[in-house]
Context: one part of a larger RNA
RNA sequence: UGUUGGAGAAGUGAGAAACGCUGUCCUUAGUACGAGAGGACCGGGAUGGACGAACCUCUGGUGUGUCAGCUGUCCUGCCAAGGGCAUUGCUGAGUAGCUAAGUUCGGAACGGAUAAAUUCUGAAAGCAUCUAAGAAUGAAGCCGUCCCCAAGAUUAGGAAUCAUUUAGACUCGUGAGAGAUGAUCACGUUGAUAGGCUCUAGGUGUAAGGCGAGUAAUCGCUUCAGCCGAGGAGUACUAAUACGCCGAUU
Numbered sequence: 001u002g003u004u005g006g007a008g009a010a011g012u013g014a015g016a017a018a019c020g021c022u023g024u025c026c027u028u029a030g031u032a033c034g035a036g037a038g039g040a041c042c043g044g045g046a047u048g049g050a051c052g053a054a055c056c057u058c059u060g061g062u063g064u065g066u067c068a069g070c071u072g073u074c075c076u077g078c079c080a081a082g083g084g085c086a087u088u089g090c091u092g093a094g095u096a097g098c099u100a101a102g103u104u105c106g107g108a109a110c111g112g113a114u115a116a117a118u119u120c121u122g123a124a125a126g127c128a129u130c131u132a133a134g135a136a137u138g139a140a141g142c143c144g145u146c147c148c149c150a151a152g153a154u155u156a157g158g159a160a161u162c163a164u165u166u167a168g169a170c171u172c173g174u175g176a177g178a179g180a181u182g183a184u185c186a187c188g189u190u191g192a193u194a195g196g197c198u199c200u201a202g203g204u205g206u207a208a209g210g211c212g213a214g215u216a217a218u219c220g221c222u223u224c225a226g227c228c229g230a231g232g233a234g235u236a237c238u239a240a241u242a243c244g245c246c247g248a249u250u
Stems, first nucleotide, its partner, number of pairs: 001152001006162002015149001021049007033038001051106005059100004066093005071086006110144003117137004168246001170244001172188005193239003196235005202228003209222005
């Protein structure tokens, strides 16, 4: 911008795309077959590989937010306790998020039309013949079935609902299940959208100060402490105020 009055949702599916793999073992059965050696079709079940998708409960990785330990130096007057810098100073851990090597799931079954092939009936050609008329089987392949997109499908489709007493949309603001910007999604006081505050799953690992023991280094008690908490709750304290603008016909 179109779809021929305007909307917001839900759906139809022309069309298009994706998927499509396979091993081993058990059983049937040491059966059929075979002198024996050996050894099945068909059918039923189990478990893998590679590939793909989603996810983060578990196992891990990362985790320049977080906690702890340690070194040098400068600073907070000094001790103690801390702060800055040194690749995040180095080291040990690690929540959320992201992630694979982790977890779960997928290929199927089924239907239709067929290929090679196998047939029935059957003439041309009194026989024979799967074929000429007719009919039946038959593949990981083809068309459906499963999953995703899809009415700009200009052939622009259909039904319901709402509003014209306006429905609705935008700008603006707070943001994240979204993100380069747009966009998308959540919310905007009739409010838990973000921040703050109060709790908390969880992380780190027992803070400072005080007291006690020891000549001291240090250790013990207070103390499973202190600090943090991207996750989860609650709570209007702060900010989402108000206004504006578009919107059918004429």

Large-subunit ribosomal RNA, domain VI from a wastewater metagenome, 250 nucleotides, folded computationally. The full RNA is in RNAcentral, with records from SILVA. Its Rfam family is "Bacterial large subunit ribosomal RNA".